Small-subunit ribosomal RNA, 5' domain from an uncultured bacterium, 512 nucleotides, folded computationally.
The full RNA is in RNAcentral, with records from Greengenes.

Context: one part of a larger RNA
């Protein structure tokens, strides 16, 4: 010189596009962040249409009101499906097959998707909802009796599947893998439509994207850490996982690792990248995208295709809340905010318009993902703060050898222009096909006013670009190094001058 998630001083016009709790993985008021399907289902509501009865007004046509039925449209607490394991956050553990990269096998698993084989027969008993009652402050629990399903349980069938038993079988035998034949096991739901039809089920195979396992090589310090181990090595056998395997149990051998650093302590999520260097290296690991780990700390299993699950269960523990004191309810390391710590870190904002994703046949709903606005000179890039003439070199400052020299064409003074600023008018793309745009009356575009709205910050002994007066007197003070300062200080203060960078500019902290 160069980089930063920075931060402090002093100054500060505007725009684009990023980026913004590095510290207490500390505690959190309050509101939102995961919901959807009535075309699985049986209920209840409220509306409209016809229609039976009652009872009421009218002279009458009719018109109120109550009860029932059937049609329809509609909401939806419950049952049931699917989704909550994606998507958001953090970076506390972890030194490990965690990651990175190559390589595999025990021929491991895989909803939804896409391709394919073969189905889908016949019955059953429940349990919410809903009604009757209780008990509790509340959280909530329970009693009678009743009821549907794509909830649940049986029965039948068996393409193909799994497992037995016999037989055939590629390479020397065995065993696989193929194969052939008996037998055994174990499915399934239906709904929409007048109908075509169409969206579901069950079972087999396949592919697709995803996941699990195992293994070679890398992957910080410290030997003032040298010996470490008893499910340990390893072997049979059983169990157990979708699977291998000490993953577990029994039982049988004594192994197994290590200065090529075991173990043990410390410290740390890994990568793509990033910065910096000619480069070889040395530093980092925020943003953004892979991987991993974790969700108040610890433990533990449940549904499920997957989880031992941030906004799921249940148990401990700490803390915090509510209470009628009998009990009971929480978990921002989603967003946004609060308190607290710190040198230091934004809005309790708008929409689902677009992109994605859950349900759904669709229409559509959800969605602090996500897209946008607010707030910060945190960065980076760009614009601007005027333009041209103008000497008697005005006034004033500062310095003078008192002659004069400088700031100085600078100002003023004259004539422009309008980037930007205001204000007044059009007015988007982002939405390809019928409608839809937060953002936004936003970018942009005319116009019309008028230099008007807009310059600072550090330096100026030598490195290092800039010097003079004065004030001070080893004091005040300055400094990155050398080092200035003790009466003429280009080194300290302040002034005129000067020089660098500019909406910045200096310091300061860390890395090359």
């Nucleotide at each position: 010189g160069g980089a930063c998630a920075a931060a402090c001083g002093c100054u500060g016009g505007c725009g684009g596009c990023g980026u913004g709790c590095u510290u207490a993985a500390c505690a959190c008021a309050u509101g939102c962040a995961a919901g959807u399907c009535g075309a699985a289902c049986g209920g209840g509501g409220a509306c409209u249409a016809u229609u039976g009865g009652g009872g009421g007004g009218g002279c009458a046509a009719c018109c109120c009101u109550c009860c029932g039925a059937u049609a329809g449209u509609u909401c939806u607490a419950g049952u049931g499906g699917c989704g909550a394991a994606c998507g958001g956050g953090u970076g506390a553990g972890u030194a490990a097959c965690a990651c990175g990269u190559g390589a595999g096998a025990a021929a491991u698993c895989u909803a939804c998707c896409c391709c394919u084989u073969a189905g889908a027969c016949u019955g059953g008993g429940a349990c919410a909802a809903c009604c009757c009652g209780c008990c509790g402050a509340a959280a909530g629990g329970g009693c009678c009796a009743c009821u549907a399903a794509u909830a649940c349980c049986g029965c039948a069938u068996g393409u193909g599947a799994u497992c037995c038993c016999a037989g055939g079988g590629a390479a020397c035998a065995g065993a696989u893998a193929c194969u052939u034949g008996g037998g055994a096991u174990g499915a399934a739901a239906g709904g929409a439509g007048c109908a075509a039809u169409u969206c579901g089920c069950u079972u087999c195979g396949g592919g697709a994207g995803g996941g699990g396992c195992c293994u070679g090589c890398g992957u910080c310090c410290c030997a003032u850490c040298a010996g470490c181990u008893a499910g340990u090595u390893g072997g049979u056998a059983a169990g157990g996982u979708a699977a291998u395997g000490g993953c577990u149990u029994a039982c049988c051998a004594a192994g197994g690792c290590g200065a090529u650093g075991a173990c043990g302590g410390g410290u740390a999520g890994g990568g793509g990248a990033c910065c910096u260097g000619a480069g070889a290296g040395g530093g980092u690991g925020g943003c953004c995208c892979c991987c991993c780990a974790c969700a108040a700390u610890g433990g533990a299993a449940c549904u499920g295709a997957a989880a031992c699950a941030c906004g799921g269960u249940c148990c401990a523990u700490a803390c915090a809340c509510c209470u009628a004191c009998g009990g009971g309810u929480g978990g921002c390391a989603g967003c946004a905010g609060u308190a607290g710590g710190g040198a230091a870190u934004a809005u309790u904002g708008g929409u689902u318009a677009a992109u994605g994703u859950g349900c759904g046949a669709a229409a559509g709903c959800g969605c602090g993902a996500a897209c946008c606005a607010g707030c910060a000179a945190c960065g980076c890039c760009g614009c601007g703060u005027g333009u041209g003439c103008g000497a008697u070199g005005a006034a004033g400052g500062c310095c003078u050898u008192c002659g004069g020299g400088u700031c100085g064409u600078a100002a003023a003074g004259c004539a422009c222009u309008u980037u930007u600023u205001g204000c007044a008018g059009g007015g988007a793309c982002g939405a390809g096909g019928a409608a839809g745009g937060a953002c936004g009356g936003u970018a942009c575009c005319u116009g019309c006013a008028g230099a008007a709205u807009a310059a600072g910050u550090c330096u100026c002994g030598g490195c290092u670009a800039a010097c003079u007066a004065c004030g001070u007197g080893c004091c005040a003070g300055c400094a990155g190094c050398c080092g200035c300062g003790g009466u003429a200080a280009a080194a300290c203060g302040u002034a005129g001058g000067a020089g660098a960078c500019g909406a910045g500019c200096g310091u300061u902290a860390u890395c090359c």